This is a predicted structure of a 361-nucleotide part of an RNA (small-subunit ribosomal RNA, central domain) from Candidatus Hodgkinia cicadicola. It matches the Rfam family "Bacterial small subunit ribosomal RNA". Its mean pLDDT, the model's own confidence on a scale to 100, is 85.
Context: one part of a larger RNA
């Protein structure tokens, strides 16, 4: 390499944009680059041994000999399904226009009340606090307790759900701009404009760096108090970076669905959630009819549980597939050493990234 794999055995990059590349609807012409000539189209070359086919000759056979031949390359010749390429059409993929509608989708901005603290004051007296039990701890300079007023920061109870929106990371209190985005109907346009994606670019929870604010409450580090044989814990009491905002880095994670993107195709059944038609019954109104709500049908996107055939080592997967196939890329090849060591590239660093070997089982 060939062949095998990647939910849990080793293996799916956290996630998108997008470049080269690599695949690529449906049809009509044309060209002959790929590909194809089987009665092995012609024609050259391809030393000789080997081989391959058919004979020979050592009593056989291994050997040896003789005739023929293929495969490959040029070149001509000829075919035209495929696949490239050139010209042209097509509307089903893709976008696009409209018309409706969803949603913790992002980003700013102003606002609410509950709760905590902590500042002032009123009432009030001796405890409070906190634990398995205690003690540090607070309190006669008047705590805790309750009542009034102020200030402060953060976080957004009920709704609230195997409910909803995002590529992922993630997103949840009201309003109010701004910006992106998903479905659906309709079917107006453009006609292959798509898929994927090495390098590359961009986002990236916590923590953590850096500068300047901010700091109610929690709470590494620390301090004490307990437990204990010991207690660098676990329970207590305080508490400091951090956690908040702002701009700038870091770039990792059981970044999990441990499951890569995209397409077609393959029984069913229960649920929930957006849209759309059609239809019951009700209200309202009643001359036609027209709104609104509950519902059943029936299409179409999202999700959630069962389960048929099929897969699967089992387990469990099963129309969002781990079935049945096609395209691209990523990865993986015994355990330890090691995600370590050097080197390069990336960061203020802390460290990331790429990423061995000897040696050992």
């Nucleotide at each position: 390499u060939u062949g095998g794999g990647c939910g849990u055995a080793a293996a799916g990059c956290g996630c998108g944009c997008g470049u080269a590349g690599g695949c690529g609807g449906c049809u009509g012409c044309g060209c002959a680059a790929g590909u194809c000539g089987a009665u092995a189209g012609a024609a050259g070359u391809u030393a000789a041994a080997c081989a391959a086919c058919g004979g020979a000759g050592c009593u056989c056979a291994a050997c040896u000999c003789c005739g023929u031949u293929a495969c490959g390359c040029u070149u001509c010749c000829g075919a035209u399904a495929c696949u490239a390429c050139g010209c042209g059409g097509c509307u089903u993929g893709a976008g696009c226009u409209u018309g409706a509608u969803g949603g913790g989708g992002a980003u700013g901005a102003a606002c609410g009340g509950a709760a905590c603290u902590c500042c002032a004051a009123g009432u009030g007296u001796a405890g409070a606090g906190g634990u398995g039990a205690a003690a540090u701890u607070c309190g006669u300079u008047g705590a805790u307790a309750u009542u009034u007023g102020g200030a402060g920061g953060a976080a957004c109870a009920c709704c609230a759900g195997a409910g909803g929106c995002g590529g992922a990371a993630g997103c949840g209190g009201u309003u109010c701009a701004u910006c992106a985005u998903g479905u659906c109907g309709a079917g107006u346009c453009u006609g292959a404009c798509g898929c994927u994606a090495a390098u590359g670019c961009g986002c990236u929870a916590a923590a953590g760096c850096g500068u300047g604010g901010g700091g109610a409450g929690c709470a590494a580090a620390c301090a004490g108090g307990a437990u204990u044989a010991g207690a660098u814990a676990c329970c207590c009491u305080g508490g400091u970076a951090g956690u908040c905002c702002a701009c700038g880095c870091c770039c990792u994670g059981a970044a999990c669905g441990a499951u890569g993107a995209g397409u077609g195709c393959u029984a069913a059944c229960a649920g929930c959630u957006g849209a759309a038609a059609a239809c019951c019954u009700a209200a309202c109104a009643c001359a036609a009819g027209u709104u609104u709500a509950c519902g059943u049908u029936u299409u179409u996107g999202a999700u959630u549980g069962u389960a048929a055939a099929g897969c699967u080592a089992a387990c469990g997967c099963g129309u969002g597939a781990a079935g049945c196939a096609c395209u691209c890329c990523g990865c993986c090849u015994g355990g330890g050493g090691a995600g370590u060591a050097c080197g390069g590239c990336c960061g203020c660093a802390a460290g990331g990234u790429u990423g061995a070997a000897a040696c050992u089982c």